This is a predicted structure of a 529-nucleotide part of an RNA (large-subunit ribosomal RNA, domain I) from Gloeocapsopsis dulcis AAB1 = 1H9. The prediction has a mean pLDDT of 84. Rfam family: Bacterial large subunit ribosomal RNA. Rfam links the family to the GO terms ribosome and structural constituent of ribosome.

Context: one part of a larger RNA
């Protein structure tokens, strides 16, 4: 030196485990904020770095409720205290809330100055004044009331809009109305009560889902894109203006009239209404009020096992017993009968959701046909655009720009050029629950989901430590033991660090602590060189 055994080291792989995740259902909540948010700063404790709590009334105050024996946080120790006259806890209402932040008196390099007290600005009301410009606007100054601003995960509506790709290159095309920036709302939002959709003996607001159908279609007829009718289904809820008339106040005007403004009137496609007669109080709900009841925010009762064995016993031997409770989890191993619970049954002084009955205020027709209205710089049209599944095509339907312009039911528009018939609707004003979309948040409950190179990046003081000027980038890193019972006291040694003693079931469970694989590093021993 090698190989093979046997026994260490060293490293932490593997099983076990779980305090953290992660995914989904169900049900609540869908918002916070000038009454100062989100997030922070600096403080505050007898000793106090840190995290949590809390704010100078500061580890907490006051009041109603609940609960019963302990307590003074994470977190020991020393001290000193408070609690059955109910402390601590828990649950509602309250009070203080430094400074910084929309940050708002001014300033400013956030947590700071300066003033000495004040809503900074915008937008409402009002009064005073007040230009070019003569009346008058616009504009400024004070008053008042207190609307707005900032934050926030997705999910929703608008505005603006890429590319890389892909078409096997690339330019129409795609990717895509996608990312991304902006603005806005809400618990959802948008849409919506036919100027529809269709060709049936039609259907009857919108919205979602499956379905027609990868079909018609559309497309450098490429690469793609990609409807709707009908068919089944989720939920269904309709309404309210303008305008003819008619009343009434104001202003203009010369009487006549005009114009506003208010209140009646009125709303419709088998056309409706105005107008003229006739006739009446049913019915309704999305309004406003009430508040029977039911829930939420503390709780609280709640069955039934003992010996033996063992370090503990819940296994296992033996005789028992509940069960509307044999879900789960703790307990020194595995526990229906030991603890917390679990089915059941109850519970609120405060404060809060939904909400019956009831109250108020409000809503209906029918006949006639002479006149009158039935939403204008609109429909339309031309020309450039844009969205429609549809790329300019035969291109209709919808929106935009810029021109240019109609008609009042003998009307107007639609049915994919366009034109007859024919059919269906009635624009140019608004509203409006449900089904849908989503989870930052709070609750309960699963889970052929993960167990420490997995699972959030984060199971632990983590968006921390570290890198980067700086947008940003982001780690590692769990397990003594059933209890600290953490090894008094002896010996070696400067010490680490060991050997005895002692603890315990076990110390090869000793804190670099539970199992403890490999590389790799040593003793011991046999065989070969």
């Nucleotide at each position: 030196g090698g190989c093979u055994g046997a026994u260490g080291g060293u490293g932490g792989a593997u099983a076990c485990c779980u305090a953290g995740g992660c995914a989904c259902a169900c049900a609540g909540a869908g918002g916070c904020g000038a009454a100062g948010a989100a997030g922070g700063a600096c403080g505050u404790a007898g000793c106090a770095a840190c995290c949590g709590a809390c704010g100078a009334a500061a580890u907490a105050c006051u009041c109603c409720g609940g609960g019963g024996a302990g307590c003074u946080g994470g977190a020991a120790g020393c001290a000193a205290g408070c609690a059955u006259a109910g402390a601590g806890c828990c649950g509602g209402a309250g009070a203080u809330g430094u400074c910084c932040g929309a940050a708002u008196g001014g300033g400013g390099c956030a947590a700071c100055c300066c003033u000495a007290a004040g809503u900074a600005c915008u937008g409402c009301c009002g009064a005073c004044u007040g230009a070019a410009u003569a009346u008058a606007u616009a504009g400024g100054u004070c008053g008042g009331a207190a609307a707005g601003a900032g934050c926030g995960a997705a999910c929703c509506c608008a505005g603006c809009g890429a590319a890389c790709u892909g078409a096997a290159a690339c330019a129409u095309c795609u990717u895509a109305g996608u990312a991304g920036c902006u603005g806005g709302a809400g618990g959802a939002a948008g849409a919506g009560a036919a100027a529809g959709a269709a060709a049936a003996c039609u259907c009857g607001a919108u919205u979602c889902c499956c379905u027609a159908a990868g079909u018609a279609g559309u497309g450098g007829u490429g690469a793609g894109c990609g409807a709707a009718c009908g068919g089944g289904g989720a939920u269904a809820a309709g309404c309210c203006u303008a305008a003819a008339c008619c009343a009434g106040a104001a202003g203009a005007u010369u009487u006549u009239u005009c114009u506003u403004c208010u209140g009646g009137g009125g709303u419709a496609g088998u056309g409706g209404g105005a107008c003229a007669g006739c006739g009446a109080u049913a019915u309704g709900g999305a309004a406003u009020c009430a508040g029977a009841g039911u829930g939420u925010u503390a709780g609280a009762c709640g069955a039934a096992g003992c010996a033996g064995u063992c370090g503990a016993a819940u296994a296992c031997u033996g005789c028992a017993c509940c069960a509307g409770a044999g879900a789960a989890g703790g307990u020194g191993a595995a526990a229906g009968u030991c603890c917390u619970g679990u089915a059941g049954u109850c519970g609120a002084a405060a404060a809060u959701g939904c909400a019956a009955a009831g109250a108020u205020a409000c809503u209906a027709g029918c006949u006639g046909a002479a006149u009158c209205c039935c939403g204008a710089g609109u429909a339309g049209c031309a020309c450039g655009g844009g969205g429609c599944a549809c790329g300019a095509g035969a291109a209709a339907u919808c929106c935009c720009g810029u021109g240019u312009g109609a008609a009042u039911c003998a009307g107007c528009g639609a049915g994919g050029a366009c034109c007859a018939c024919c059919u269906c609707g009635u624009a140019a004003g608004g509203c409006u629950a449900a089904a849908u979309a989503c989870u930052a948040c709070u609750g309960u409950g699963u889970g052929a989901c993960c167990g420490a190179u997995a699972g959030c990046g984060a199971a632990a003081c983590a968006g921390u430590a570290c890198c980067g000027c700086g947008a940003g980038g982001g780690a590692a890193a769990g397990g003594u033991g059933a209890a600290a019972a953490g090894a008094a006291c002896c010996c070696c040694g400067g010490g680490a660090g060991g050997g005895g003693a002692g603890u315990g079931a076990a110390a090869u469970a000793g804190a670099a602590c539970a199992u403890g694989a490999a590389a790799c590093c040593g003793u011991c021993a046999g065989c070969c060189u």
The full RNA is in RNAcentral, with records from ENA and SILVA.